[in-house]
Context: one part of a larger RNA
RNA sequence: CCCCACUGCUAUCGGGGUGGGACUAAGACAUGCUAGUCGUGCGUCUCCAAGCCACGGUGGAGGCGCGGCGCACAGCUCAGUAACACGUGGCUAACCUACCCUCGGGACGGGGAUAACCCCGGGAAACUGGGGCUAAUACCCGAUAGGCGAUGGCUCCUGGAAUGGGCCAUCGCCGAAAGGGGCCUAGAGCCACGCUCUCUAGGUCCGCCCGAGGAUGGGGCUGCGGCCCAUCAGGUAGUUGGCGGGGUAACGGCCCGCCAAGCCGAUAACGGGUACGGGCCGUGAGAGCGGGAGCCCGGAGAUGGGCCCUGAGACAAGGGCCCAGGCCCUACGGGGCGCAGCAGGCGCGAAACCUCCGCUAUGCGGGAAACCGCGACGGGGUCACCCCGAGUGCCACCCGAAGAGGGUGGCUUUUCCCCAGUGUAACAAGCUGGGGGAAUAAGCGGGGGGCAAGUCUGGUGUCAGCCGCCGCGGUAAUACCAGCCCCGCGAGUGGUCGGG
Numbered sequence: 001c002c003c004c005a006c007u008g009c010u011a012u013c014g015g016g017g018u019g020g021g022a023c024u025a026a027g028a029c030a031u032g033c034u035a036g037u038c039g040u041g042c043g044u045c046u047c048c049a050a051g052c053c054a055c056g057g058u059g060g061a062g063g064c065g066c067g068g069c070g071c072a073c074a075g076c077u078c079a080g081u082a083a084c085a086c087g088u089g090g091c092u093a094a095c096c097u098a099c100c101c102u103c104g105g106g107a108c109g110g111g112g113a114u115a116a117c118c119c120c121g122g123g124a125a126a127c128u129g130g131g132g133c134u135a136a137u138a139c140c141c142g143a144u145a146g147g148c149g150a151u152g153g154c155u156c157c158u159g160g161a162a163u164g165g166g167c168c169a170u171c172g173c174c175g176a177a178a179g180g181g182g183c184c185u186a187g188a189g190c191c192a193c194g195c196u197c198u199c200u201a202g203g204u205c206c207g208c209c210c211g212a213g214g215a216u217g218g219g220g221c222u223g224c225g226g227c228c229c230a231u232c233a234g235g236u237a238g239u240u241g242g243c244g245g246g247g248u249a250a251c252g253g254c255c256c257g258c259c260a261a262g263c264c265g266a267u268a269a270c271g272g273g274u275a276c277g278g279g280c281c282g283u284g285a286g287a288g289c290g291g292g293a294g295c296c297c298g299g300a301g302a303u304g305g306g307c308c309c310u311g312a313g314a315c316a317a318g319g320g321c322c323c324a325g326g327c328c329c330u331a332c333g334g335g336g337c338g339c340a341g342c343a344g345g346c347g348c349g350a351a352a353c354c355u356c357c358g359c360u361a362u363g364c365g366g367g368a369a370a371c372c373g374c375g376a377c378g379g380g381g382u383c384a385c386c387c388c389g390a391g392u393g394c395c396a397c398c399c400g401a402a403g404a405g406g407g408u409g410g411c412u413u414u415u416c417c418c419c420a421g422u423g424u425a426a427c428a429a430g431c432u433g434g435g436g437g438a439a440u441a442a443g444c445g446g447g448g449g450g451c452a453a454g455u456c457u458g459g460u461g462u463c464a465g466c467c468g469c470c471g472c473g474g475u476a477a478u479a480c481c482a483g484c485c486c487c488g489c490g491a492g493u494g495g496u497c498g499g500g
Stems, first nucleotide, its partner, number of pairs: 001500003005496005012390006019383002021348001027346001029344001031343003036069003041066009050196003056191002076301003086225007095218002100214007108142004117132006146174009156165002180206010227273003234264003239261008276298004280291004303324006326337004354380001356379003362376001363374004393411007416436007443489005448470002454484001456483004465472002
């Protein structure tokens, strides 16, 4: 001198920020909100409007449930982790990938349920049992396509290399689909106890199944790279390898049985400490040193720990089960909860914001679409936390000491206040025009030396106090406390911890 955090005094405005409960308590949380959507898959109920004995057979709003897709993204945090966690470069002849794109082929026949609803019950509640009805793009069976395995054959393909792929034959095992929905056209049936429905064909759109390829996203393996301690020197029993099996999308001691006795280590094994890693950030001429909370990429976690279902994908922050600790409700039988999402309260602390507005933009989920949802996000509020910019007047004369300051007169209007328009989802800012008025706006630290600026005045009298260091103060203190003046910086200026 720069940076980071806190802090004293002080404070007019605008713009920007990848600033604001990271550091301490990954402590514990009241309340509200943070993931839905689809009626163009299906059943059912309620309401409104309209039409109708045939030239018609509609439209709308909403509820419950089944079903589909999503809820594995997005958001938060940094506890753990010294590890293939991360970075970078490879390998996968050991793998998966819903939705999306391209290409090829296909959708035959049949069946039984169940929720909502109705009836009856149990329970304080959470919730739950029985009986009855019904639909599907829900579920099941069969067929075909297809897949897997075994054996035999091929003058087949790719490749560095077949353990990969292809073709044929035989055998065994497994085994797809929703011809559903919307619209248009044509036709048939049916319709007054009210009804506005059912079926067939053609076209078209959205979907369904199988195979191949792509894209995207991931899993696994691996070379190299990046902390401290040797006052950590030996470590290891699934340990190291083999055979066989289990498991997985997949390799593997990942897991298991048997067999062998290996494997790692001063090129630092093992142990201990510390720590999410990187892009980057601070400082520095650089080399380097220090940092890694924010924004981006990757990882990990969701009260501590373990396990699992569903699913293309989780061992799943607002899924389930169990153990532990904590809290809550209870009719004592039994239940419920998990803010390291947004806001907010408590605690902890030197230390950190509103229980705001909106889906307008960007983006994501669902939907054919209209659209709906989103505390992601956008926007506003708050805090001088950082950076940038502007202002706190200007002129003349007079007083005063030629200073500081003040008086009188004049000028200007950035900013400020008021009005209107524009702006915005809305508000605000901003912008434009009009009106008012120098008005609404300066402090902090220092003045003995280092070190820029007083040997002025008053007070104090080794007291009270100052001081990074040297040192000041014991009666004329340029050093304390004040006044005046001066110096530095200026909406800031000083102090303290930490880093360079």
RNAcentral holds the full RNA, with entries from ENA, Greengenes and SILVA. A computed fold for a 500-nucleotide part of an RNA from an uncultured archaeon, annotated as small-subunit ribosomal RNA, 5' domain. Rfam family: Archaeal small subunit ribosomal RNA. Its Rfam clan is "SSU clan".